[in-house]
This is a predicted structure of a 72-nucleotide RNA (transfer RNA) from Paenibacillus roseus.
RNA sequence: GCCUAUUUAACUCAAAGGUAGAGUAUCGGUUUUGUAAACCGAAGGUUAUCGGUUCAAGUCCGAUAAUAGGCU
Numbered sequence: 001g002c003c004u005a006u007u008u009a010a011c012u013c014a015a016a017g018g019u020a021g022a023g024u025a026u027c028g029g030u031u032u033u034g035u036a037a038a039c040c041g042a043a044g045g046u047u048a049u050c051g052g053u054u055c056a057a058g059u060c061c062g063a064u065a066a067u068a069g070g071c072u
Stems, first nucleotide, its partner, number of pairs: 001071007010024004018055001026042005048064005
């Protein structure tokens, strides 16, 4: 220098163009002599950034950035 992949909650990951979710963690509650476990609930998102297409974009297209891998 060229090619490919990934980027979504604190962490690990879903979501076939039509309401953004789960597990773990955090907080509150139930239970227990107490803790843990279990159960119930709550909170937590500019879907990396900027544009485009579309009635509608996390999803499709382009650019940029970061990370990982490959080739020379």

Description: The prediction has a mean pLDDT of 83. Its Rfam family is "tRNA". About the family: Transfer RNA (tRNA) molecules are approximately 80 nucleotides in length. The family's RNA type in Rfam is transfer RNA.